[in-house]
Molecule: Bacterial small signal recognition particle RNA
Organism: Gemmatimonadota bacterium
RNA sequence: UUCAGGUCCCGGAGGGCGUUGGCCCGCCAACUCCGCUAGGGCCGAAAGGCAGCAACGGUACGUGGUGUCUGACGUUGCUCCGUCAGGCCUGAAGCA
Numbered sequence: 001u002u003c004a005g006g007u008c009c010c011g012g013a014g015g016g017c018g019u020u021g022g023c024c025c026g027c028c029a030a031c032u033c034c035g036c037u038a039g040g041g042c043c044g045a046a047a048g049g050c051a052g053c054a055a056c057g058g059u060a061c062g063u064g065g066u067g068u069c070u071g072a073c074g075u076u077g078c079u080c081c082g083u084c085a086g087g088c089c090u091g092a093a094g095c096a
Base pairs, nucleotide, nucleotide: 001093002092003091004090005089006088007087008086010082011081012080013079014078016076017074018073019072020071021070022069023067024065025064026063027062033058034057035056041050042049043048
C1' cells in the first nucleotide's frame, strides 16, 4: 500500500425497556355544574302556576387502579438490513 474480516460512526425497519398523556374502571360537587324535586314557601277565588332546600341521579375538576390498546419523548440498550466515505483492531500478500 492492497485485499479480507470485525467493530465504531451514519441511515432505515422491527420488536423491547423507561417516563408521561389518551382510552377503560372506581371514588369524587357543603357551597357557586346540570337534571329532578318529598316537605315547606310564594302567586291565585279556584283550577293551576312559580321558584326551589334536603335526598336522588348525571357529570366536571381532582384522585386511585389496571392493561392483549394507543400517542409522544428518549444521553436506553437488542436484532436485521444498507451504501460513498471515515476512525480503530486482526490476518494475509507485496513494497520500502